RNA sequence: UCGUGCUAGGCGGGGAGGUAGCGGAUCCCUGUACCCGCAAUCCGCUAUAGCGGGGUCGAAUUCCCCCUCGAGGGCGCGAAAUCGCCUGGAGAGCCGACGUCGAAUGGUGUGGAGGGCUGGGUCUUGCGCGGCAAAAGCCCGUGAACCCCGCCAGGACCGGAAGGUAGCAACGGUAAGCGGUUCCUUUUGGGUGACGUAGGGUUGCCUGGCCUGAGCCGGCAGACGAAGGUUGGAAAGGUGGAGCCGCUCGACAGGGGGUGCACGA
Numbered sequence: 001u002c003g004u005g006c007u008a009g010g011c012g013g014g015g016a017g018g019u020a021g022c023g024g025a026u027c028c029c030u031g032u033a034c035c036c037g038c039a040a041u042c043c044g045c046u047a048u049a050g051c052g053g054g055g056u057c058g059a060a061u062u063c064c065c066c067c068u069c070g071a072g073g074g075c076g077c078g079a080a081a082u083c084g085c086c087u088g089g090a091g092a093g094c095c096g097a098c099g100u101c102g103a104a105u106g107g108u109g110u111g112g113a114g115g116g117c118u119g120g121g122u123c124u125u126g127c128g129c130g131g132c133a134a135a136a137g138c139c140c141g142u143g144a145a146c147c148c149c150g151c152c153a154g155g156a157c158c159g160g161a162a163g164g165u166a167g168c169a170a171c172g173g174u175a176a177g178c179g180g181u182u183c184c185u186u187u188u189g190g191g192u193g194a195c196g197u198a199g200g201g202u203u204g205c206c207u208g209g210c211c212u213g214a215g216c217c218g219g220c221a222g223a224c225g226a227a228g229g230u231u232g233g234a235a236a237g238g239u240g241g242a243g244c245c246g247c248u249c250g251a252c253a254g255g256g257g258g259u260g261c262a263c264g265a
Stems, first nucleotide, its partner, number of pairs: 001265006009057003012030005020046005034054005063258006072249005078244001082241006092231004098225004105218004114212009123200006129193002132189006139180004148173003156165003
């Protein structure tokens, strides 16, 4: 150096997340890369950090180390400033009930405008009177087998008799009760009154009297003010995303270096 058979090792890796930590499940990146079993409120391990079984390649394009590049991920009270969302409502535009003024124009007024003073009514409180209703009384009728009254036929009792006594029914009356009651008396009540009277009130409305004596009222166009509505939305604050910067991990890729054992020729 070549050949054969082996061995270490390879047959994917990384980020997030989770964990004391590592690996597995999941999501994402890279891009092609054996199979089976186990497991997420979990499983297996402990810095040589998945376990168990099988297969295959095998010392190099494939294994190991270093450098470069860098997909992608994570972090920052980061800086600057763009975009989205939320809060926020400045200033402004438009409409605008209603009010004030009011060219035009109209009504009313010396047959008294407007104003002032003073009454009455409407409103309210009390009392009286009336009306209505109810109840009671008065009045009328009825109303007790006996235990209410009067008079008591008959009958009963006492007596020799004269006579006397109690007393049912009938008749007459009465109590409670029941019924009626135009009027009369009393009490009570009100969605009661073209009523009277004494107070209160009188913003408004109606109305009378007296004083004064020339204005008063409405209102188109328009002007001004204005409750409110609506359009659009500044400053400021909060929050999120992309991009930037810094730190960190880092697949793929490029470059450099390193790595056995046995036998035979």